[in-house]
Molecule: Glycine riboswitch aptamer
Organism: soil metagenome
RNA sequence: CCGUGCGGGAGAGUUCAUCCCAGCCCCUGACAGGUGGCUGUAGAUGACGCCGAAGGGGCAAUUCCUCCCCGGAACCUCUCAGGCGACCGGACCGCGUGG
Numbered sequence: 001c002c003g004u005g006c007g008g009g010a011g012a013g014u015u016c017a018u019c020c021c022a023g024c025c026c027c028u029g030a031c032a033g034g035u036g037g038c039u040g041u042a043g044a045u046g047a048c049g050c051c052g053a054a055g056g057g058g059c060a061a062u063u064c065c066u067c068c069c070c071g072g073a074a075c076c077u078c079u080c081a082g083g084c085g086a087c088c089g090g091a092c093c094g095c096g097u098g099g
Base pairs, nucleotide, nucleotide: 001099002098003097004096005095006094007093008092013048015047016046017045018044019043021040022039023038024037025036026034027033049084050083051082055080056078057077058076062074063073064072065071
């Protein structure tokens, strides 16, 4: 320096809408049908809002490497990717271990 096991590990809408499924109400003598209204969980799609600590881009600002220039880096910045209930993931830190 790299890998690996265990533990810790933040942020931001479980927002809105549509479709699908189920239940209830209404129309009907009953079944079927209508899709009109309401409710519920998950899935799919779309819209807007937001977060940054996988990865990625950039040094334009900030900070650090050094007093300056050049240059580099970052938990800095941009949000492409990723993420915004739980699970998973997660930079980084601690302990153990292999090369």